[in-house]
């Protein structure tokens, strides 16, 4: 120096945090889905559940 293998320990899961579980990933994991070709469409979560932020309706 390189590679390979373990450790630790860390990060991903389509729009923000935080806890608890699942998958992945080791520099990758990820980076929606449809279409008449430019426009639609759902969602703050991978799942749960709580704040926050946008909306929309109703009552104090």
């Nucleotide at each position: 120096u390189a590679u390979c293998a373990a450790g630790a320990a860390g990060g991903u899961g389509a729009u923000g945090g935080a806890g608890u579980u699942c998958a992945c990933c080791u520099u990758a994991a990820u980076u929606g889905c449809c279409u008449u070709c430019u426009g639609g469409c759902u969602g703050a979560u991978g799942a749960c559940u709580c704040c926050u932020g946008a909306a929309u309706a109703u009552a104090a």